A computed fold for a 160-nucleotide RNA from uncultured Faecousia sp., annotated as Lysine riboswitch aptamer. The sequence is in RNAcentral, with records from MGnify. Lineage of the source: Bacteria > Bacillati > Eubacteriales > Oscillospiraceae > Faecousia. The prediction has a mean pLDDT of 77.
RNA sequence: GAUAGAGGCGCGAGGUUCAUCAGUACCAUCCGGCAAGGCCAGGCAGCCGCCGGGAUAGAAAGGGAACAUCGCCGAAGUGUUUCGCAGUUGCCUGGCUGCGGGAUGCUGGGUCGUCGGGAAAUACCCGCCGGACUGUCACAAGACUUUGUGAAGCGCUAUC
Repeated sequence: GAUAGAGGCGCGAGGUUCAUCAGUACCAUCCGGCAAGGCCAGGCAGCCGCCGGGAUAGAAAGGGAACAUCGCCGAAGUGUUUCGCAGUUGCCUGGCUGCGGGAUGCUGGGUCGUCGGGAAAUACCCGCCGGACUGUCACAAGACUUUGUGAAGCGCUAUC
């Protein structure tokens, strides 16, 4: 260097089902109040009356879980930054959300907990710190497969 392979509550993708979002938003209707406002922020333009309550009807996206299938074992995930596309009434500037590309940092793996951030959320995700567990390698002890310490996937095992 090439090929093959291992870790296990292992990783990812789309699909199906389910819960949540939510008896919320929106449409129509009735009652009351108000003339200032609403459409992410500012500018220009455009559009709409607005707010609260009652009754009837009543979602979706993003986020998640389970299941089988498929692809896999830097699997993949994620932070920062930058560029592009789409959405956010139109255009400009900015913001936010989603997707994709580049650069760079971090993480062996899942899991539990505190705090902080995101999220409608107690779900879930992210970051710091901590706990035990687990696979690998090195060293030491013990003695025949266990204990301790340390390291990191730029690793480890097998074959060439």